[in-house]
Formats: sequence, structure tokens, C1' cells
RNA sequence: UUCCGACAAAGGCAAACCCAUCGCGAGGUGGGUGCGCAAAGCCAGGGGCCUCACGCAGGCCGCCCAGUUACCGAA
Repeated sequence: UUCCGACAAAGGCAAACCCAUCGCGAGGUGGGUGCGCAAAGCCAGGGGCCUCACGCAGGCCGCCCAGUUACCGAA
């Protein structure tokens, strides 16, 4: 360095629900919470699912694969 992932250490994120708000909608954003996550960081490239005002339109990366970056260092 790569692979890997501990009853380790320091941290991180945040399902569902509630409140506010944006959107026709799927959903998004902020706050509270805390199901869980070793990439549950980023990315819409491929597959898949979802929405619609059906368009060369839009949404979901916490569905999977791929790409890319990263903390720690037991076995």
C1' cells in the first nucleotide's frame, strides 16, 4: 500500500415517527428522535423500484452492481 473488519479506540451518519417548509407527485430541506450502518461519504454510469403535468420529464444511492474519496489497525 492492497485486501480484510475487532465485545478495540476516537468519532460519524440517521430508518420509521413528529413539527415546519418546498414540490402536482415520487420525494427534498431544517429541527427533534434513534431502526440500524465499516463507507448508511460522494456519484443517477448500468440494472431495479417509484411519480407525473406522460415530455429527449422527474425521484430513490439506507435496493444491487460499478466508479471515486476516507478514520482506526486486532485477527

Model confidence (mean pLDDT): 88 of 100. Predicted 3D model of a 75-nucleotide RNA (c-di-GMP-I riboswitch aptamer) from an Egibacteraceae bacterium. The organism belongs to Egibacteraceae, within Bacteria. The model forms 94% of the base pairs in the Rfam consensus.